[in-house]
């Protein structure tokens, strides 16, 4: 350097429900718990995509539209362990 198909080994992550707490929501944090992940490691104004709408702005009331809020386990981008060959 390249693969991560197959096998062997060390070791990481931690979906869905459930319980606690946080927030207005989306969603986070803790505990379980183990679906899957070779990047399920970082990067969220400044790549696309998504999820909320308490405030606040636009629109005539209903109501809708719109991140100052989220998602990196959607895609992309950056970096990287460990096996084998």
């Nucleotide at each position: 350097u390249u693969u991560g198909u197959c096998u062997c080994a060390g070791g990481g992550u931690a979906c869905a429900g459930c319980c606690g707490g946080u927030g207005a929501a989306a969603g986070c944090c803790g505990g379980u718990g183990u679906c899957a992940c070779a990047a399920a490691a970082c990067u969220a104004c400044a790549g696309g995509g998504g999820c909320u709408u308490u405030u606040c702005g636009c629109u005539u009331a209903a109501a809708g539209c719109g991140a100052u809020g989220c998602c990196a386990g959607c895609c992309a981008g950056u970096u990287g362990c460990c096996a084998a060959g």
A computed fold for an 85-nucleotide RNA, annotated as c-di-GMP-I riboswitch aptamer.
The prediction has a mean pLDDT of 78.
It matches the Rfam family "c-di-GMP-I riboswitch aptamer". Its family is annotated with cyclic-di-GMP binding in the Gene Ontology.